[in-house]
RNA sequence: AGUCGAACGGUAGAGGUCCUUCGGGACCUUGAGAGUGGCGAACGGGUGAGUAACACGUAGGUGAUCUACCCUGGUGUUGGGGAUAGCCUGUGGAAACACAGGGUAAUACCGAAUAGGUUUCACGUACCAUGGUGUGUGAAGCAAAGGGGCUUCGGCCUCGCACUGGGAUGAGCCUGCGGCUGAUUAGUUAGUUGGUGGGGUAACGGCCUACCAAGGCGACGAUCAGUAGCCGGCCUGAGAGGGUGAUCGGCCACACUGGGACUGAGAUACGGCCCAGACUCCUACGGGAGGCAGCAGCUAAGAAUCUUCCGCAAUGGGCGAAAGCCUGACGGAGCGACGCCGCGUGGGUGAAGAAGGCGGAAACGUUGUAAAGCCCUUUUCUACGUGAGGAAUAAGCGCGAGAGGAAAUGCUUGCGUGAUGACGUUAGCGUAGGAAUAAGCCCCGGCUAAUUACGUGCCAGCAGCCGCGGUAACACGUAUGGGGCGAGCGUUGUUCGGAAUUAUUGGGCGUAAAGGGCGCGUAGGCGGUCUGGCAAGCUUGGUGUGUAAGCCCACAGCUCAACUGUGGAGACGCGCUGAGAACUGCCUGACUUGAGUUCUGGAGGGGAAGCUGGAAUUCCUGGUGUAGGGGUGAAAUCUGUAGAUAUCAGGAAGAACAUCAGUGGCGAAGGCGAGCUUCUGGCCAAGGACUGACGCUGAGGCGCGAAAGCGUGGGGAGCAAACAGGAUUAGAUACCCUGGUAGUCCACGCCGUAAACGAUGUGCACUAGGUGUCGGACCAUGGAGGUUCGGUGCCGUAGCUAACGCGAUAAGUGCACCGCCUGGGGAGUAUGCCGGCAACGGUGAAACUCAAAGGAAUUGACGGGGGCCCGCACAAGCGGUGGAGCAUGUGGUUUAAUUCGAUGAUACGCGAGAAACCUUACCAGGGCUUGACAUAUACCGGACUGUGGUAGCGAUAUCGCAUCCCUUCGGGGCUGGUAUACAGGUGCUGCAUGGCUGUCGUCAGCUCGUGCCGUGAGGUGUUGGGUUAAGUCCCGCAACGAGCGCAACCCCUGCUGUCUGUUACCAUCAUUAAGUUGGGGACUCAGACGGAACUGCCGGUGACAAACCGGAGGAAGGUGGGGACGACGUCAAGUCAUCAUGGCCCUUAUGUCCUGGGCUACACACGUGCUACAAUGGCCAGUACAGAGUGAAGCGACACCGCGAGGUAGAGCAAAUCGCCGAAAGCUGGUCUCAGUUCGGAUUGGAGUCUGAAACUCGACUCCAUGAAGGUGGAAUCGCUAGUAAUCGCGCAUCAGCAUGGCGCGGUGAAUACGUUCCCGGGCCUUGUACACACCGCCCGUCACACCACCCGAGUUGGGGGUACCCGAAGUCGCUUGUCUAACCUGCAAAGGAGGACGGUGCCGAAGGUA
Repeated sequence: AGUCGAACGGUAGAGGUCCUUCGGGACCUUGAGAGUGGCGAACGGGUGAGUAACACGUAGGUGAUCUACCCUGGUGUUGGGGAUAGCCUGUGGAAACACAGGGUAAUACCGAAUAGGUUUCACGUACCAUGGUGUGUGAAGCAAAGGGGCUUCGGCCUCGCACUGGGAUGAGCCUGCGGCUGAUUAGUUAGUUGGUGGGGUAACGGCCUACCAAGGCGACGAUCAGUAGCCGGCCUGAGAGGGUGAUCGGCCACACUGGGACUGAGAUACGGCCCAGACUCCUACGGGAGGCAGCAGCUAAGAAUCUUCCGCAAUGGGCGAAAGCCUGACGGAGCGACGCCGCGUGGGUGAAGAAGGCGGAAACGUUGUAAAGCCCUUUUCUACGUGAGGAAUAAGCGCGAGAGGAAAUGCUUGCGUGAUGACGUUAGCGUAGGAAUAAGCCCCGGCUAAUUACGUGCCAGCAGCCGCGGUAACACGUAUGGGGCGAGCGUUGUUCGGAAUUAUUGGGCGUAAAGGGCGCGUAGGCGGUCUGGCAAGCUUGGUGUGUAAGCCCACAGCUCAACUGUGGAGACGCGCUGAGAACUGCCUGACUUGAGUUCUGGAGGGGAAGCUGGAAUUCCUGGUGUAGGGGUGAAAUCUGUAGAUAUCAGGAAGAACAUCAGUGGCGAAGGCGAGCUUCUGGCCAAGGACUGACGCUGAGGCGCGAAAGCGUGGGGAGCAAACAGGAUUAGAUACCCUGGUAGUCCACGCCGUAAACGAUGUGCACUAGGUGUCGGACCAUGGAGGUUCGGUGCCGUAGCUAACGCGAUAAGUGCACCGCCUGGGGAGUAUGCCGGCAACGGUGAAACUCAAAGGAAUUGACGGGGGCCCGCACAAGCGGUGGAGCAUGUGGUUUAAUUCGAUGAUACGCGAGAAACCUUACCAGGGCUUGACAUAUACCGGACUGUGGUAGCGAUAUCGCAUCCCUUCGGGGCUGGUAUACAGGUGCUGCAUGGCUGUCGUCAGCUCGUGCCGUGAGGUGUUGGGUUAAGUCCCGCAACGAGCGCAACCCCUGCUGUCUGUUACCAUCAUUAAGUUGGGGACUCAGACGGAACUGCCGGUGACAAACCGGAGGAAGGUGGGGACGACGUCAAGUCAUCAUGGCCCUUAUGUCCUGGGCUACACACGUGCUACAAUGGCCAGUACAGAGUGAAGCGACACCGCGAGGUAGAGCAAAUCGCCGAAAGCUGGUCUCAGUUCGGAUUGGAGUCUGAAACUCGACUCCAUGAAGGUGGAAUCGCUAGUAAUCGCGCAUCAGCAUGGCGCGGUGAAUACGUUCCCGGGCCUUGUACACACCGCCCGUCACACCACCCGAGUUGGGGGUACCCGAAGUCGCUUGUCUAACCUGCAAAGGAGGACGGUGCCGAAGGUA
């Protein structure tokens, strides 16, 4: 994908000549398109659908084959014939196209001759490997007489053609070995496996056919299913491997889907044909046309993938003699940072460290020599010019050479010359210009190099993993700065690596996932000692192959590199051929140690069958006997006067075998327990004899296999699922009780599982010991002793192990073989298959989901775990609360506001140690805005202040009067106003904080250094034995010391000494009404300094300790009593409203001033208190005794007044001096007499007092009157162990006034503690843990709704495959005389024959149909 006129006939057209009836015709030259014919079209180019296969890779075979063109030999090319396309005429059709008639050529077609060569067959023969090679004899098949050139017409040359030998190339076929997944695919196969005859092919072959035989393949994985083109190579990796099969190269397959042949050397043919199907297009509806997985390009799908370019100049291909034509092969250009490589975007200098930005309180830092400025350079760029190489040579021309030939056009060949460039305005080079044309992307929490600020506020967002973000975000967003890479940078996807996380190199299985329940044994794997042989494995040499490219090394060419070229190495593989014989294997012969046989002893709940026994239980019969029995935490159901239980005697039945009995025995495991008998398996010891490797393990397979369960038939005393009843309980389908059926038992048959466990496969070998026990043997012996073999336990060395632990009975060290594991959940589920009577068992996923699940150990915490111990913790006591009224706080409710905080213990008579105003923070109303308060500056003015008036509720406004200091004369101090910085905030955050505080808890604990132990967390010390209030002390101890806590040191109190005595005291002396005064220094008391108590002494206990018990003495005795003092820490405990403070917020208000109100409300609920309910009392009268405090805007005596609160008055006192200040309970006497009272005092009415500007909301007190509830308090709950509880009063702070509260003080003054079982809290040791926010933990299931995924599901739908049957296109092959028929044969011809075509028909047969 055409080309050839040098194979053929020849047309349209063009040019020329001649003729013409002007319509045209004849001839010559040239001649497209079309046609006949030849070669090519089977190459080149594309794609990877199919294919798990001799498709591919590699090594071979072909004695079983073909091969056009090409190369090299040989021979020939003789002589004839009949057609047909084109063309002309006509017909049909819309078209595609078809048909009929006429006539024509060939290198088209057909006979014939020649046959020496070749093929086939038959027979014979030599070598040989099967159809190989050589040779002899006999039968059948081949030509274009062609094209071109030259010619002396004889022929020669050349291109072809035919037959044939060889080569080369290409191809066909066959074979060994190699490379995917699934066994939830285990059986498969009928032309299937083989043979014989025949057919067919280029060729072997069931390739096809007829007959015969019954084979073939498969656990070393057949068949089936899924997936896939294979390789050289490519990516990755240290390698071994893992992944992959783009570009380049080799092979295969395909060409719309399926089937089929034709032609040809070659196809079962991408740009050929036929048929069927789907789709698209044309149509006159009758019929036709088509196949980009060629190059561009279009559409669709998609995250995504280019120009409808130039040229045959080069390389290659087809045709041709050649020129040449064709060539989307190819050579180039274009587009795309898609990849690799190279280059640039400038270089130097430049500190006022510019401006600007960012950070910072500022100083300043940083951006940063960066920029600007100055001095250079010109790769690149722009413009112009110049300019290689890729081109070799063809035709032709010229000059030669060679072979052959008589010679020549030829032929072969050399040299010179000689056209042709798509790229291309090429590469390169030159000149000019001018820093000119050129920097981005990602990141900055850790991994991981590199940070600050602002914004945002679990929002917006980030994120590879961990994880960031809930108001101080180095993690989001932005900016500044920095880090990384750089014409790129980041993201996504994918592969390998890290991952020893599938482990051959190179992992594991006691508890993390993982040893089969146990044995016997098949295949397989592995296997003792010696001798000889073979040479399969093995080792080594040679040789063939392992294409090229790529990788690696060296060199070379483009300025370098990428890229390319040349050479080498490598290619670990396969084949052929030598050599070796240690090891494995095979063969041969031998051996005894592995294994086994036999003989002698031995122990045993080993197994099976049969027989026998006693105790117990239940039932039956009878006797005795009477009211219960039974059962439980307590009961009841149940049983009993119809006689139980109990007891005695007799009988029956079934099951199990006490004691012995033992980490003792036996068995492979499950398992086995009364005795005797029979049968039977295994084991151990000792020593002889014998066999002679007979062994170990063991996928499948086979057998055994607790309990429960199943089938059939028995049996059934006790026990006992289910079931019934009674209890328990919120319920109780449970635990407990009374009953009770399957079952448990026997025989036979199933089931085949268990935490079938030592959670530890079997066998062999090696590697310190000690101590029990069972069975043997030997030695010794007075005896428990010693040696050794086989079992069974404990402890322990080395070693192993994550640790725990294991440790000759290994979890140590090795070998052999088997089984099993690979994150958790889903799930041992679903589905399929297999087994089972069933129950169910065996095998055994995925979707989806999670960022873990898990092991061992550590520290805590916790436990309705254990041990020891303590505490008003319980118990023993005393008094209360909870009931009443009132006070006070809180919740709730209400309100304009009822300001805020505190909320289990550890809030609630708390902050508040005093809310009428103030306080006050709240509410309403009215004012002010540099402010009620501070500092500073500037300017203006003035003393501040005191006092009076007016308006107003007041803040406030306004009007009078009085009234300064210093001075260098500028002004300053003080103060009012204006302006600006700023003030102010009890506004928010106590979860941003400091400080302070509560609580565990005055509990005895909490830690550190060094050492030691542990891989480590961590431990030890601090545990243990005692003891204590105590981690107090003693002893012991791989610990030795130390710190913070305990205790002591400090204060008060108890005894005493010394000193000092006023305001205190008073024995003696004097004095008085009186310690009043003198006096005293004794006493009391006060104050200061001392002493005293230490288990010091005695006895006992204890361990010779610490210590405890008892005693003496002593004021006090074992811490004398009380206080202050609060370890490491916990509760994000409390407090931003004491104070301080970060951040945020308000700024004519969330600041500030004033008046009034509120914090005091009131259906309720709770806490804390007071007073009571009375006689241990109330009331009246008399009378005694404190301590500690406090007092000047104070305490206030005497006196007088008032019933009283109080008033008048004012001595004294800044206090051991005066006052508050009469203490009360108590004691003495009287009265009341058990009652809502002579108890109780709330509430209410009236009248007052005091404080205070002011008691209405909203004070306290007094007097008169009133006289409520309440008669000892449910469940529950609090305090207290001695000068305590209880009870009684006094004082102080706050404070004008107000105390039932708080803080102190003294008076009177008990009861009880057996004891640690229980409740609560705590300490130490230990144990378990799935908790660590630590039991107020963790966590399970059902249900409701929504969504996701999977399974089942009446079904429904699509795809693939198989089987049987139906229909059966095209077509090959076979048959066929129905039709037609030029060449050849016979024949004069007619005609016939041979053969062919069409038609018909048979087998096969795609699509289609049915099941």